[in-house]
Context: one part of a larger RNA
RNA sequence: GAAUUAACGCUGGCGGUAUGCUUAACACAUGCAAGUCGAACGGUAACAUUGGAGCUUGCUCCAGAUGACGAGUGGCGGACGGGUGAGUAACGCGUAGGAAUUUACCUAUUUGCGGGGGAUAGCCCAGAGAAAUUUGGAUUAAUACCGCAUAAGCCCUACGGGAAAGCGGGGGACAACUUGUAGCCACGCACCGAUCGAUGAGCCUGCGUUAGAUUAGCUAGUUGGUGAGGUAAUGGCUCACCAAGGCGACGAUCUAUAGCUGGUCUGAGAGGAUGAUCAGCCACACUGGGACUGAGACACGGCCCAGACUCCUACGGGAGGCAGCAGUGGGGAAUAUUGGACAAUGGGCGCAAGCCUGAUCCAGCAAUACCGCGUGUAUGAAGAAGGCCUCGGGUUGUAAAGCACUUUCAAUGGGGAGGAAAGGUUAUUAACGAAUAAUUGGUAACUGUGACGUUACCCAUAGAAGAAGCACCGGCUAACUCCGUGCCAGCAGCCGCGGUAAUACGGAGGGUGCAAGCGUUAAUC
Numbered sequence: 001g002a003a004u005u006a007a008c009g010c011u012g013g014c015g016g017u018a019u020g021c022u023u024a025a026c027a028c029a030u031g032c033a034a035g036u037c038g039a040a041c042g043g044u045a046a047c048a049u050u051g052g053a054g055c056u057u058g059c060u061c062c063a064g065a066u067g068a069c070g071a072g073u074g075g076c077g078g079a080c081g082g083g084u085g086a087g088u089a090a091c092g093c094g095u096a097g098g099a100a101u102u103u104a105c106c107u108a109u110u111u112g113c114g115g116g117g118g119a120u121a122g123c124c125c126a127g128a129g130a131a132a133u134u135u136g137g138a139u140u141a142a143u144a145c146c147g148c149a150u151a152a153g154c155c156c157u158a159c160g161g162g163a164a165a166g167c168g169g170g171g172g173a174c175a176a177c178u179u180g181u182a183g184c185c186a187c188g189c190a191c192c193g194a195u196c197g198a199u200g201a202g203c204c205u206g207c208g209u210u211a212g213a214u215u216a217g218c219u220a221g222u223u224g225g226u227g228a229g230g231u232a233a234u235g236g237c238u239c240a241c242c243a244a245g246g247c248g249a250c251g252a253u254c255u256a257u258a259g260c261u262g263g264u265c266u267g268a269g270a271g272g273a274u275g276a277u278c279a280g281c282c283a284c285a286c287u288g289g290g291a292c293u294g295a296g297a298c299a300c301g302g303c304c305c306a307g308a309c310u311c312c313u314a315c316g317g318g319a320g321g322c323a324g325c326a327g328u329g330g331g332g333a334a335u336a337u338u339g340g341a342c343a344a345u346g347g348g349c350g351c352a353a354g355c356c357u358g359a360u361c362c363a364g365c366a367a368u369a370c371c372g373c374g375u376g377u378a379u380g381a382a383g384a385a386g387g388c389c390u391c392g393g394g395u396u397g398u399a400a401a402g403c404a405c406u407u408u409c410a411a412u413g414g415g416g417a418g419g420a421a422a423g424g425u426u427a428u429u430a431a432c433g434a435a436u437a438a439u440u441g442g443u444a445a446c447u448g449u450g451a452c453g454u455u456a457c458c459c460a461u462a463g464a465a466g467a468a469g470c471a472c473c474g475g476c477u478a479a480c481u482c483c484g485u486g487c488c489a490g491c492a493g494c495c496g497c498g499g500u501a502a503u504a505c506g507g508a509g510g511g512u513g514c515a516a517g518c519g520u521u522a523a524u525c
Base pairs, nucleotide, nucleotide: 001525002524004522006521007520008519009518010517013373014372015371016370017369018368019366020365021331026329027328028327030326031325032324035076036075037074040073041072043069044068047067048066049065050063051062052061053060054059055058083284084283085282092209093208094207095206096205097204098203101201102200106197108195109194110193112191114148116146117145124137125136126135127134128133154161155160166189167188168187170185171184174183177180210256211255212254217247218246219245222244223243224242225241226240227239228238229237259281260280261279262278263274264273265272266271286307287306288305289304290303309320310319311318312317337363339362340361341360345359346357347356348355349354376405377404379402386396387395388394389393409466411461412460413459414458415457419452423447424446425445426444427443428442429441430440431439469514470513471512472511473510474495475494476493480509481508482507483506484505490497491496
């Protein structure tokens, strides 16, 4: 000099953009953070509509008929998104490669979607329990479950094995007749098998990746082989047998410390330091262990076991996990609101409308940082008063007053973009189709969605009106005098000042430097 997730002291006008528990991976009250689908299903607890009945005339009852929908079965999603850095010196990360794999949803290609069955939750009945919860009986549905059929360029050396599910709105050309439909027709969304791709994931290898030798030997599934098991897959991954190997001063093993990287800071560079915010990867989710489900987890807001802690209890037994967003206590020099909205972007579910989303977008708080603006401009010498001083003078100082202007920002009043694309309705057109229906795509018209928001921006009104401090002045280092003090009180980054004339202490006047900041401390180059 540069720089900081900074803190402290004094001071403090506005705006924009960022950033904000570095410490206790300490403990957590409360609320919210993952749901959705009735176009899979049986249904109807609540609300509303409609219809009916009763009467007390504005209430009661009935009807899933309709909009919808509590609880339940079922599907998809809760493996993403969000947090933290405890562990990890490792194929963890970075980089360059590899072969023995898998991949829900999505794209593309191709085949199929036939015919049956038995249950079970819910509801109902009867119990147990303080609760959490739970037992028995009866009954019921499905895109839940299970056979049968059929099938390949699927699996399998071969023999052989081997799937599926319907739903929606529409039509009434065809068929049967009871003219409006469980046939049938086409459309849309689903479903099963196979293949290709995309994306994601798993695995292997070369090289690189902190310090210590006051850590020198380490290793028994250890190193390799054969065979088997296991896995989506290779492999001592596991096991049986056989061999006796494998690593190490090019630092094994052990110990300490640490998430890694893109980057960031500094520096002319080489380097050094660092890994907040943002992005990629990894690991973790009260501590330890385990698997289940699933395309994917050994799963933050899932399950089981053990432990510590907290809470409820009728003492028999139960409940919990903020390193999600806010917030509380605690620790600390130190770090914010128990806010708004799904309007946008993105995600989940859904045909869609839509619902959910503390992701996200915004607002609030903080000079924490960077950037910008303002605190007025011109004129004004009786060089006023006051202050200070070598005091007939100098300086403060054009500074003030006075006079003439301007109105940025703030204040008040008015106007006012953009962030909005969608979505809905109608018409028309193309495809499909027996069809002027339905569906899908295109086009047009109308309609219509904003948390921020008293938005940005613009106009008007009034008036200099509301807006300057901090550090320093011995040398380094820009800036000097007086008074007080008297090796005292004190200063100090280094040299050093102070013992009666202190430009070095304290105050004053003056000056210098920065400026909504200025200094100090810490730590980096």

This is a predicted structure of a 525-nucleotide part of an RNA (small-subunit ribosomal RNA, 5' domain) from an uncultured prokaryote. Its mean pLDDT, the model's own confidence on a scale to 100, is 87. The RNAcentral record of the full RNA draws on ENA.